Record summary
Guanidine-I riboswitch aptamer from Aneurinibacillus soli, 97 nucleotides, folded computationally. Taxonomically the source falls in Aneurinibacillus (Bacteria, Bacillati, Bacillota, Caryophanales). The RNAcentral record of the sequence draws on Rfam.
RNA sequence: CGUUACGUUUUCUAGGGUUCCGCGAGAGUACAUCGGUCUGGUCCGAGAGAAAACGCACAGCGCUGCUGUGGCACGGAGGGAUAAAAGCCCGGGAGAU
Numbered sequence: 001c002g003u004u005a006c007g008u009u010u011u012c013u014a015g016g017g018u019u020c021c022g023c024g025a026g027a028g029u030a031c032a033u034c035g036g037u038c039u040g041g042u043c044c045g046a047g048a049g050a051a052a053a054c055g056c057a058c059a060g061c062g063c064u065g066c067u068g069u070g071g072c073a074c075g076g077a078g079g080g081a082u083a084a085a086a087g088c089c090c091g092g093g094a095g096a097u
Stems, first nucleotide, its partner, number of pairs: 007054006015044002020041002022038001023035003056070006072092001074095001078090003
């Protein structure tokens, strides 16, 4: 760059940490310091979780459109980003069957 796709996006959740808020602490007002082994709010967030919208393929029809169908998925270690981490990304990877 091409190839229309084991498609893209949004919302939510499992989960995640601690930049901000809140909460707490120390002698202590504080916009200072410390604490995520602080329930939480902001925040991040699933290929193998949920829902929706759009798209694509195929089939049918009453055919400038409408309807239906669209499967399966066990998975390290290690590394990366962000404030930091994670089921995020590397990754439907390496492997396994």